[in-house]
RNA sequence: GAUCCUGGCUCAGAACGAACGGUGGCGGUGUGCCUACUACAUGCAAGUCGAGCGGGCUUCGGGGCAACUCGAAGUUUAGCGGCGGACGGGUGAGUAAUAUAUAGAUAACCUGCCUCCGAGAGGGGGAUAACGCCCCGAAAGGGGUGCUAAUACCGCAUGAAGUUUUGACUCUGCAAGGAGUUGAAAUGAAAGUGGGGGAACUCUUCGGAGUCCUCACGCUUGGAGAGGGGUCUAUAUCCUAUUAGCUAGUUGGUGAGGUAAGAGCCCACCAAGGCAAUGAUGGGUAGCCGGCCUGAGAGGGUGUUCGGCCACAUGGGCACUGAGACACGGGCCCGACUCCUACGGGAGGCAGCAGUAGGGAAUAUUGGGCAAUGGGCGAAAGCCUGACCCAGCGACACCGCGUGGAGGAAGAAGGCCUUCGGGUCGUAAACUCCUGACACAUAUUAAGAAGGCAAGCUUGUGAACAAUGAGUUUGCUUGACAAAGGUAUGAGAGGAAGCCAUUGCAAACUCUGUGCCAGCAGCAGCGGUAAUACAGAGAUGGCAACCGUCGUUCGGAAUCACUGGGCUUAAAGAGCACGUAGGCGGGAUAUUAGGUUGGCUGUGAAAUCCCACGGCUUACCUGUAGGAAGUCAGCCAAAACUGGUAUUCUAGAGGCCGGUAGGGGAGAGUGGAAUUCCUGGUGGAGCGGUGAAAUGCGUUGAUAUCAGGAGGAACGCCGGAGGCGUAAGCGACUCUCUGGGCCGGCCCUGACGCUGAGGUGCGAAGGCCAGGGGAGCAAACGGGAUUAGGUACCCCGGUAGUCCUGGCCGUAAACGAUGGGCACUAAGUAGGGGGGCAAGUCCCCUCUGCCGGAGCGAAAGUGCUAAGUGCCCCGCCUGGGGAGUAUGGUCGCAAGGCUGAAACUCAAAGGAAUUGACGGGGGCUCGCACAAGCGGUGGAGCAUGUGGUUUAAUUCGACGCAACGCGAAGAACCUUACCUGGACUUGACAUUCUGGGAUUAGUCAGACGAAAGUUUGAUGACGAUCUUUCGGGAUUGGAACCAGAACAGGUGUUGCAUGGCUGUCGUCAGCUCGUGCCGUGAGGUGUUGGGUUAAGUCCCCUAACGAGCGAAACCUUUGUCCUUAGUUACCAACGGGUAAAGCCAGGGACUCUAAGGAGACUGCAGACGUUAAGUCUGAGGAAGGUGGAGACGACGUCAAGUCAUCAUGGCCUUUAUGUCCAGGGCCACACACGUGCUACAAUGGUCGGUACAGAGGGAAGCGAGACCGUAAGGUGGAGCAAAUCCCAAAAAAAUCCGAUCCCAGUUCAGAUUGAGGGCUGCAAUUCGCCCUCAUGAAGCCGGAAUCGCUAGUAAUCGUGGGUCAGCCACACCACGGUGAAUGUGUUCCCGAGCCUUGUACACACCGCCCGUCAAGCCACCGAAACAGGGGCGGCCUGAAGUCACUGACCCAACCCGCAAGGGAGGGAGGUGCCCAAGGAAGCCUUUGCGACGGGGACUAAGUCGUAACAAGGUA
Repeated sequence: GAUCCUGGCUCAGAACGAACGGUGGCGGUGUGCCUACUACAUGCAAGUCGAGCGGGCUUCGGGGCAACUCGAAGUUUAGCGGCGGACGGGUGAGUAAUAUAUAGAUAACCUGCCUCCGAGAGGGGGAUAACGCCCCGAAAGGGGUGCUAAUACCGCAUGAAGUUUUGACUCUGCAAGGAGUUGAAAUGAAAGUGGGGGAACUCUUCGGAGUCCUCACGCUUGGAGAGGGGUCUAUAUCCUAUUAGCUAGUUGGUGAGGUAAGAGCCCACCAAGGCAAUGAUGGGUAGCCGGCCUGAGAGGGUGUUCGGCCACAUGGGCACUGAGACACGGGCCCGACUCCUACGGGAGGCAGCAGUAGGGAAUAUUGGGCAAUGGGCGAAAGCCUGACCCAGCGACACCGCGUGGAGGAAGAAGGCCUUCGGGUCGUAAACUCCUGACACAUAUUAAGAAGGCAAGCUUGUGAACAAUGAGUUUGCUUGACAAAGGUAUGAGAGGAAGCCAUUGCAAACUCUGUGCCAGCAGCAGCGGUAAUACAGAGAUGGCAACCGUCGUUCGGAAUCACUGGGCUUAAAGAGCACGUAGGCGGGAUAUUAGGUUGGCUGUGAAAUCCCACGGCUUACCUGUAGGAAGUCAGCCAAAACUGGUAUUCUAGAGGCCGGUAGGGGAGAGUGGAAUUCCUGGUGGAGCGGUGAAAUGCGUUGAUAUCAGGAGGAACGCCGGAGGCGUAAGCGACUCUCUGGGCCGGCCCUGACGCUGAGGUGCGAAGGCCAGGGGAGCAAACGGGAUUAGGUACCCCGGUAGUCCUGGCCGUAAACGAUGGGCACUAAGUAGGGGGGCAAGUCCCCUCUGCCGGAGCGAAAGUGCUAAGUGCCCCGCCUGGGGAGUAUGGUCGCAAGGCUGAAACUCAAAGGAAUUGACGGGGGCUCGCACAAGCGGUGGAGCAUGUGGUUUAAUUCGACGCAACGCGAAGAACCUUACCUGGACUUGACAUUCUGGGAUUAGUCAGACGAAAGUUUGAUGACGAUCUUUCGGGAUUGGAACCAGAACAGGUGUUGCAUGGCUGUCGUCAGCUCGUGCCGUGAGGUGUUGGGUUAAGUCCCCUAACGAGCGAAACCUUUGUCCUUAGUUACCAACGGGUAAAGCCAGGGACUCUAAGGAGACUGCAGACGUUAAGUCUGAGGAAGGUGGAGACGACGUCAAGUCAUCAUGGCCUUUAUGUCCAGGGCCACACACGUGCUACAAUGGUCGGUACAGAGGGAAGCGAGACCGUAAGGUGGAGCAAAUCCCAAAAAAAUCCGAUCCCAGUUCAGAUUGAGGGCUGCAAUUCGCCCUCAUGAAGCCGGAAUCGCUAGUAAUCGUGGGUCAGCCACACCACGGUGAAUGUGUUCCCGAGCCUUGUACACACCGCCCGUCAAGCCACCGAAACAGGGGCGGCCUGAAGUCACUGACCCAACCCGCAAGGGAGGGAGGUGCCCAAGGAAGCCUUUGCGACGGGGACUAAGUCGUAACAAGGUA
């Protein structure tokens, strides 16, 4: 890297009371302060009734002179009175249960208005507002006095069906009890108003009024109902145990009180209870529900609009009134705040509708109307109604419509792309013909209207034709919205498209710009010069009046798993046991009916969702006393299962009896070996220790050895994956005490069982406390080494400790990393314990191991000792890090243990297995890899290349092996790419086009110049046509020229955009494929294994069988022979001939040449081996096991090398980065390195003599003989395009023979330098080679280190060639001559191959990776202190107010009384209990901030080391 798994992160969907960005045509329906229950200016949101009452006002009428009075009608501010302000409307602060939901109870209750039924309404009384007068006050308001009415208030009468007490009876309930009938006693109501009538009665001021009759409304009482409420019960209802105990009216009782009503609701007394692990108490958060969103569902989330309930109304307390309130727009009081004030005192409450400020990302008009619906009042008309109906604002949401339709190819212009051909936008546009939805204009028109009033008719009540109720007809009348909607006509394509995306997930691609910059990004990630990911453009995709972003919820997520997960190794089994609560539990019978199942009944409001059918043009929306769906309760039934009860059984469990094995436990005692120490003897120099040493011990006698003694600890052999124990753990022997297991008997009990939250006990090592003990070992510590360092590993010492007794600690990789119990489920094998009989090759029980099937498992593995199949119970897990940390609690003497977070941060962390790579892992095996040898390099001088430096330039490239005598097989100019200077600009070179002119081109000459080049003059061509006076002229064309346009050119850049070529691993033996098989898969097998080979070469075995690329072979060369053929090669025989010579005739034998063959194959023999492959030895052979050498280089690796061989994409340049020229440079020189040459000498130098090659080259060439020169060389030119001639020599050199030198800086060595020459070339200064003479440097064999070579090799000797005018060549490529030594091994170094093993590596060990320190940044913890919030229990004070008591002051109604007065009753005031706010102190809890301190996360390539991963170098 790939794979499977685990596991988190992320995305695609739907939704929203949303917000933000861009854009915006129309309509419908919905919806709109989620934040500050913050503060509010202004207006409105609850009134009404004159048919309850008095009065006022206006008008009219009567009387009166007038004052005034009477009456009628109308109206009515204020007042008395009635009803309503407890509904409607708002908000969600509080509330985790005084709430809500569902089902019930009320035999413990109330109920105005409404409906039905019954009865009644008799007769009186006293006041009081308004009003008048007076007074106080700024005001708000208040006081006094006087008058007055009522459906206001108060007695009396009547009255039971009411209530209370008390009898009797009936019925009924599980019960406390309840219902009803019937007696007795007590108690105990009322209100009128309006309309009509005029038969009868009364009064009369004669107008009439009243009694009366009648109708309507109201009143009283009782019963019933409906609707509404109170109270109670059960069940359900968030998080937190880092909240475990809470509770004093607390729990119950008795009695009294209180309420509409049960109750500690309240009080007195008595008792001591009540709640809680099924989570009390505390803390946090929160209105609950119908529903809504999501989801396959189960669930999860949510509670906006609409509907039900609750709570609240400036914070807090309180009651009054009332049917109903402890009252949003009522009251009182205490606070806070705002306003007014004359400073004395007062006023206020938008969480009603609008609106304002503030807060905020954010949420509308100070609109119209009561026309409809509904509500209050009223007999009614009607009044009121910010409820409501409408309108306005907002794309906030959903739904619908439109922005045109048809035709139209010169596929226009233009944009973009392009391989330059074209493609695409695109029928798109233009253009032609249509249409007329929306909007616009004009005209016209419906529904929302039901009612109400008036008159008439029918009918009920009524004595009535009056009146009135109900119904009906006719007439009149009621619309905010709003001319909005509908319809018709008109005009005209006219007014109407954007947003996001385009690397993958995920639909959609190109160009340009940018160059790890700018930027993007939901995640993965993109950007470092070819960006489909940035930015722009074009194109494309998606959605569309919207589109995207952000936020939130559900989904995906089986990622909290009820449906539906896990725990050997991934996160996860508690160290082990006992045991409480709890959970679960054997067989039979009977019964019960809690669970369970079925049926029926009630309920589950409406709306919503679903279905059906309707109404709006459709849809959204909406309608139907439509359907379905959704639980809980009651009743009836069933009785299998489960539970309960009862009886019983023995298979579970336990007991008893008899055996049995054992390092099971505790205590006491005993023993030998060894170490150490002490004493003595012997002995005499070392011992000890290590990789090597040293510290240490030792002549004061060690070590060694012998004898004796002391002391402590541990128990060799037996001893064994053998035994015992729950685990920790247990090992000498004996005794005592003691636990458990197993086997056998089948005697007893009769489910007595399993598990086990909390709890309790045990619990290695180490540590702690106290007291002992202390031989050995040994943290800490000291010393010696090692090391760069070495607070380590190694060594010498050594204290705690290790041991015993007592007491703590309570943890371990306490592991089988595997909780306990029961049952079931293949074989095989071993061991421990016990038993059986028919005594076997047998069987049974139990324990401990190995292997292994199915199954399971991600795999590894497990597999009757399960990780299989089931049941029961417990514990635990939910990404990595932060962190087992902080904090709180708790335990501990301490160390520390148990419990145990968050902020922040990352997109991973992890398991198993696979392929590689790697290992200071292993095995096997190769290679001049080492070793054994020979010769070098590294030292010197010189040559050459490179680095560096220098320079105007020292052109460029190559950089470990695999750059460095490399590209370069030839840099004086040229080459040449570099530098300086001088020139040219369609160009030195290619192709094409346009235009031009007539002499242009060309040729010749001149000037300037270093040249290139610039410039001047002269001369001046060809083809065709026409013409001609034959001189020529005119026109035109090709080439050329000039001007211009395309373009040329570039050794400029990118070898990390490329092709091609090449190097390297490596001539190493490897690399793969098809089919099959195995594995979930990556992948494996084959290719492994046993042999063998140079080789994956071959053989054997084999779930593999075959095949391919490599290896080998084929090819070339060389070594032997044969055949054929002989010129230029050769010459044996024969002939000729020379001074000599294949020189000649000739020959085809030989050598040789060059064609073709033969030969070598482990073929033969023996031995070994598996009968194989093959190996060894031998024979034969020129050659023997690949004969030697070469060419040939698998899959791939190194982003290896080359854009400067060539080719080539992109980029850059275009009077220059192109082209030409001259000169310079590439040759520099303090240095450093590589590769070479020559040496340092006697195996040598010099001189003389002398023998033997091969392979090459030659025409601008090789150049002979001859001559000149000491020589280099020159003159000359025979021969030769070459088996012929030449280079090339009578010599190849080493060699060999002889002479000399005699160990020295030399007769070594030749650098350097001087002088004189030669040659090449236009040119030899920078900067060539050669010759001669002279000069004669370093150097006497080379430190660390390092290179080559295994046979015709190394070493040594010369020869040739390419390039080339010449040559810096000592290089390179070839050729032959002479010609060794050593190794037969694989320990080590290096490299390689195969197998195996480990791995945290995969950019693959030059890998990965840890910790401190330094720097920046972020969040957190601690902390003296400071500041705030919440709470608790005591204490003090105590407003308003209820209640109680009091009430000497005050009081009309009733009673007594002639009266005065008294009584009854009430009140002001006072006191007491309770109590809000407040005060002083304390405690608890929580939040913020905090000098400083602490660790943590992250960050660029910082510092120090190297802890881990391989045996990671000390596992």